[in-house]
RNA sequence: GCCCAGGUAGCUCAGUGGUAGAGCACUUCCUUGGUAAGGAAGAGGUCCCGAGUUCAAUCCUCGGUCUGGGCU
Numbered sequence: 001g002c003c004c005a006g007g008u009a010g011c012u013c014a015g016u017g018g019u020a021g022a023g024c025a026c027u028u029c030c031u032u033g034g035u036a037a038g039g040a041a042g043a044g045g046u047c048c049c050g051a052g053u054u055c056a057a058u059c060c061u062c063g064g065u066c067u068g069g070g071c072u
Stems, first nucleotide, its partner, number of pairs: 001071007010024004018055001026042005048064005
């Protein structure tokens, strides 16, 4: 330099053109003599950045950027 994959909650990851989810973690409560486990409720996200298409973009297109892998 070229090619491919990926960037979504604190972490690991789903998701699909139509108000963004799970598990774990976190907060409060219940339960216990106490802890762990269990149960209930809750908080937490400018969906990497910019532009374009569209009535509508996390999703499609283009460019940029970062991470990982491959080729030379």
This is a predicted structure of a 72-nucleotide RNA (transfer RNA) from Bacteriovorax stolpii. Its Rfam family is "tRNA". Its family is annotated with triplet codon-amino acid adaptor activity in the Gene Ontology. From the family's description: Transfer RNA (tRNA) molecules are approximately 80 nucleotides in length. It was read from a public genome assembly.